[in-house]
RNA sequence: UCGAACUCUGGAGAGCAGUGGGUCUGUGACAGUUCCCGCUCACCGAAGGAGCAAGCAUCCGGUUCCCGGAUGUGAAAUCUCUCAGGUCUCGUACAGAGGGGGCAGA
Repeated sequence: UCGAACUCUGGAGAGCAGUGGGUCUGUGACAGUUCCCGCUCACCGAAGGAGCAAGCAUCCGGUUCCCGGAUGUGAAAUCUCUCAGGUCUCGUACAGAGGGGGCAGA
């Protein structure tokens, strides 16, 4: 100098969906809605995960030193996918501050 775990602050997006069960509240029946779980459909992308553009190599073709195609290799993301996760809240990538394990260097 770099600097993790951890702490604080900031921090979006998408159903106030339907349905079944349990719980809670009131009740004569039953109803309501608080919370939890399952199923169905719709949707989001900022836990995590996955994918790739140049170039290079090989092969093929052609109007041949250039062009085109295929295969392999190869580089990431806030892009793409939507497996996972999520669609009240909490939380979340990321940013700022603190912190100071490990490794490397002086």
Description
A computed fold for a 106-nucleotide RNA from Rhizobium sp. Q54, annotated as Glycine riboswitch aptamer. Its Rfam family is "Glycine riboswitch aptamer". Rfam describes the family as follows. This family represents the bacterial glycine riboswitch. Rfam links the family to the GO term glycine biosynthetic process. The sequence was found by an Rfam model in a public genome assembly.